[in-house]
RNA sequence: AAAGCAGACCGCCUUAUCGCGGGGUUUUAUUACCACGAGGAAAGUCCGGGCAACAUAGAGCAUUGUGCUUCUUAACGGGAAGGGGCGUAGUAAUACGUUACAGCUAGUGCAGCAGAGAAUAACCGCCAAAUUUAUUUGGUAAGGGUGAAAAGGUGGGGUAAGAGCCCACCGGUACUUUAGGCAACUAAGGUAGCCGUGUAAACCUUACGAGUUGAAAUACCAUGUAUAUUGGAUAGUUGUUUCGUACAACAGAGGGCUGCUCGCUCUUAAGCCAAGGGGUAGGUAGAUUGAGGUUUUGGGCGACCAAAAUCCUAGAUAAAUGAUAAGGCAUUUUCUUUUAGAAGAUGACAGGACCCGGCUUAUAGGUCUGCUUUUAUU
RNA sequence: GAUUUCGUAGCUCAGCUGGUAGAGCAAUACACUUUUAAUGUAUGGGCCCUGGGUUCGAAUCCCAGCGAAAUCA
Numbered sequence: 001a002a003a004g005c006a007g008a009c010c011g012c013c014u015u016a017u018c019g020c021g022g023g024g025u026u027u028u029a030u031u032a033c034c035a036c037g038a039g040g041a042a043a044g045u046c047c048g049g050g051c052a053a054c055a056u057a058g059a060g061c062a063u064u065g066u067g068c069u070u071c072u073u074a075a076c077g078g079g080a081a082g083g084g085g086c087g088u089a090g091u092a093a094u095a096c097g098u099u100a101c102a103g104c105u106a107g108u109g110c111a112g113c114a115g116a117g118a119a120u121a122a123c124c125g126c127c128a129a130a131u132u133u134a135u136u137u138g139g140u141a142a143g144g145g146u147g148a149a150a151a152g153g154u155g156g157g158g159u160a161a162g163a164g165c166c167c168a169c170c171g172g173u174a175c176u177u178u179a180g181g182c183a184a185c186u187a188a189g190g191u192a193g194c195c196g197u198g199u200a201a202a203c204c205u206u207a208c209g210a211g212u213u214g215a216a217a218u219a220c221c222a223u224g225u226a227u228a229u230u231g232g233a234u235a236g237u238u239g240u241u242u243c244g245u246a247c248a249a250c251a252g253a254g255g256g257c258u259g260c261u262c263g264c265u266c267u268u269a270a271g272c273c274a275a276g277g278g279g280u281a282g283g284u285a286g287a288u289u290g291a292g293g294u295u296u297u298g299g300g301c302g303a304c305c306a307a308a309a310u311c312c313u314a315g316a317u318a319a320a321u322g323a324u325a326a327g328g329c330a331u332u333u334u335c336u337u338u339u340a341g342a343a344g345a346u347g348a349c350a351g352g353a354c355c356c357g358g359c360u361u362a363u364a365g366g367u368c369u370g371c372u373u374u375u376a377u378u
Numbered sequence: 379g380a381u382u383u384c385g386u387a388g389c390u391c392a393g394c395u396g397g398u399a400g401a402g403c404a405a406u407a408c409a410c411u412u413u414u415a416a417u418g419u420a421u422g423g424g425c426c427c428u429g430g431g432u433u434c435g436a437a438u439c440c441c442a443g444c445g446a447a448a449u450c451a
Base pairs, nucleotide, nucleotide: 001374002373003372004371005370006369007368008367009366010365012328013327014326015325016324017323018322020037021036023034024033025032039349043360044359046358047357048356049355050354051214052213053212054211058262059261060260061259063210064209065208066207067206068082069081070080071079072078083101084099085098086097087096088095089094102205103204107203108202109199110198111197123144124143125140126139127138128137129136130135131134152170153169154168155167156166157165171195172194173192174191175190176189177188178187179186180185218285219284220283221282229275230274231273232272236250237249238248239247240246252268253267254266255265256264257263292311293310294309295308296307297306298305299304329347330346331345332344333343334342335341336340379450380449381448382447383446384445385444388403389402390401391400397434405421406420407419408418409417427443428442429441430440431439
């Protein structure tokens, strides 16, 4: 210097004119002036929280989510650091990448085809006995083949033949000791022949968590209308009494809060519920000062946290942020000509809609950092 | 804005408690008929929307994306 990989950041700029949105000042007058006006993803709506209503959200069951450890945070299924597993490179130490990573040794289910057999293994083979002499009965998981997967592996003893049946070493599991670590776990031992196929992104078990509905939540103002009609349930008891079916309590009935049960709460006759019909569909708040941004310093391996200074930076409601001109920047095409110049074209993905923290997906081009390889020079 | 469902042959749909995917119509060829239709027989046609994961094995289970439809004041 070039190429590749990984990570972080930027993601067209400046000026003028016209136009649009809400805000401020001003005016007879949308008249004039002023400053401001999309993003890293505003997207998908996949998680979490704020906020609002229902009881400042209660109990049980059902349903559903997550699943190594510690930390971080308002919270999370996010993030950081670490542990174990797997893969690649290497003799190894180790390095890099990746990982939905509790429990099949709680129970149940499933495992096509092939194969004797897919989990209470006897087809061939091996061994024993019986006899009908090529069959039957029994023992046996060493050997064969099938399959993704075959009942721990190697060697020895042992046996009729065999087998963890017994022993040594190796591997695993359960319990346990010591040392290190906050912990997951690691290292070195001890005991038990305990050897139990796979599958939980199968049902399920277990630990922890989730109340439901989402800004079309919700509060208020204005406008408009029909107490049409049909159906349903219950007007009980006791007490007080100013004697008015007036008030209170309990019971009953109906509604709301969640899928169910409790529980809570509201209403109870000019009323309630269901069906059905009619009317309105405009405005204000919620709604932009917030777990806010930027810079510096300090703490922490890091995610992140603390302190100080400074800044206020969209708020629309069918929805504004655009167009034109000039210059520059980047890419590309053509021509002249190859120090270069001229002309033309293009400028990624995409666009707020209650607000935040993350994740995922889309993204032309450019900058920086780290690693690897190759070439050249010293 | 919020919520839910679907994507399989040319078309309409099964299959979704994992084990090599089917039906009807349509298409092609043949038979029947003077010919066509109808009918009968046979045949072909599928990256199960895309990508990744779990598993021995995925249309089916899980995650992410793409496209389409429906519901709610």
Predicted 3D model of RNase P RNA and transfer RNA as a complex of 451 nucleotides. Its mean pLDDT, the model's own confidence on a scale to 100, is 76. Rfam match: Bacterial RNase P class A. It is annotated as a ribozyme. About the family: Ribonuclease P (RNase P) is a ubiquitous endoribonuclease, found in archaea, bacteria and eukarya as well as chloroplasts and mitochondria.